The RNA shown here (Bacterial RNase P class A) has 382 nucleotides and comes from Anaerolineaceae bacterium UBA3924. Lineage of the source: Bacteria > Bacillati > Chloroflexota > Anaerolineales > Anaerolineaceae. The coordinates come from a structure-prediction model, not an experiment, and the mean pLDDT is 79.
């Protein structure tokens, strides 16, 4: 140079006119106006998948039940998010992407179909006696065998040997698998050796165990104030919260009648919740990292039917053409030629992706044109 992987930042910029909210200040004719300055949509504002602040559920509580999670080890407020490892796998030539992870030795329960048999076997088979036949090979007994072979997702671990009438972890070496046995190494998941024939196995996103975690509801939580009404009927001795139930435990109430149900009536206004934060930016230590912790600076929309726009003009970041000359590569003896290619100036035309707050913050997870950048993997030249 090329081509692959990974990771980070940007998400057009500048004027000019005229429009919009919010705060501030000044001024008026002050429930408003007018002038000035400042700020004004995202890396995802998107799904609503998690996790919390926060508000109510008067005040805590107990057990169920119910739901989530599940390899170690650390980060975080906090988490199913993120760092770093550990084992088993897949994919790529590498970089690198990727998938899974409690325990099958508490206990139930499944593995269709095929197949002899799916916690269990003998179909075809080989070995053993007996008869028929030259002979290959036929039939029958009856024990033995699980080594061939077939079926099937998956049948008593694999190679080779010793054995046997055939065989067979029956035995042995070597591999694998397992061990809730030992011993070093680790903080842990593991990992290494040693020993041990222990070798009949999957599923646990089938109940269900073990072990950690969860109260419930939501900004249309919730506060605060202005305004209005009309109440009436029945049932009634208990009845209501603690948003699944059940102790417990509050407040209400028993004819001054709680509460439920029916039927009618009035209001839907306006203030706040509302943005100074587990915050942002740099910049130093510390740590493989996530991250943390000193320092220093900075305030960066709060709308309410919903502001953040609109129009013009230059430049830029991309694209597709034209032109000029120049550069290098082929061709040629040269002169010059050929084709695409780099870059330069000149111009004409296109033209910036996904996409818009609505209590808030952390993740995740989708969607996204284009540019700048580190890094690390291939290959080629120097």
């Nucleotide at each position: 140079c090329a081509g692959g992987u990974u990771g980070g930042u940007c998400a057009g910029g500048c004027g000019a006119u005229c429009g919009c909210a919010u705060u501030u200040g000044c001024g008026c004719a002050c429930u408003g106006c007018g002038c000035a300055a400042a700020u004004g949509a995202g890396g995802a504002a998107a799904g609503u998948c998690c996790g919390c602040a926060c508000u109510c559920c008067a005040c805590a509580g107990a057990g169920c039940a119910u739901g989530g999670c599940g390899c170690c080890g650390g980060g975080u407020a906090a988490c199913a998010c993120c760092c770093g490892g550990g084992g088993c796998g897949g994919g790529g030539a590498a970089a690198c992407c990727u998938g899974c992870c409690g325990g099958a030795a508490c206990g139930g329960g499944c593995c269709a179909c095929a197949g002899a048999g799916a916690c269990a076997u003998a179909c075809c088979g080989c070995c053993g006696g007996g008869c028929c036949g030259c002979a290959a090979g036929g039939c029958c007994c009856u024990g033995g065998c699980a080594a061939g072979g077939g079926u099937g997702a998956a049948a008593a671990g694999g190679u080779g040997g010793u054995g046997u009438a055939a065989g067979a972890g029956a035995c042995c070496a070597c591999c694998g698998g397992c061990g809730a046995c030992u011993g070093c190494a680790g903080u842990a998941a593991u990992g290494c050796a040693g020993c041990g024939g222990c070798c009949a196995g999957g599923c646990a996103a089938c109940c269900g165990c073990c072990g950690c975690c969860a109260g419930g509801a939501g900004c249309a939580a919730g506060g605060c104030c202005a305004a209005g009404c009309a109440g009436g009927c029945g049932c009634g001795a208990g009845a209501g919260g603690c948003u699944g139930c059940u102790c417990g435990u509050c407040u209400c109430g028993u004819u001054u009648g709680a509460g439920c149900g029916c039927c009618g009536g009035g209001u839907a206004g306006g203030c706040u919740g509302c943005u100074g934060g587990a915050g942002c930016c740099g910049u130093c230590u510390g740590g493989a990292g996530a991250c943390a912790g000193g320092c220093g600076g900075c305030c960066a929309a709060g709308a309410g039917a919903g502001a953040u726009g609109a129009u013009c003009g230059c430049c830029c970041a991309g694209g597709c053409g034209g032109a000029a000359a120049g550069g290098g590569u082929c061709c040629g003896c040269a002169a010059g030629g050929a084709a695409a290619c780099c870059g330069u100036u000149c111009u004409g035309c296109c033209g910036g992706a996904c996409a818009g707050a609505a209590u808030g913050c952390g993740g995740c997870u989708u969607a996204u044109a284009g540019a700048c950048u580190g890094a690390c993997c291939u290959g080629g030249a120097c």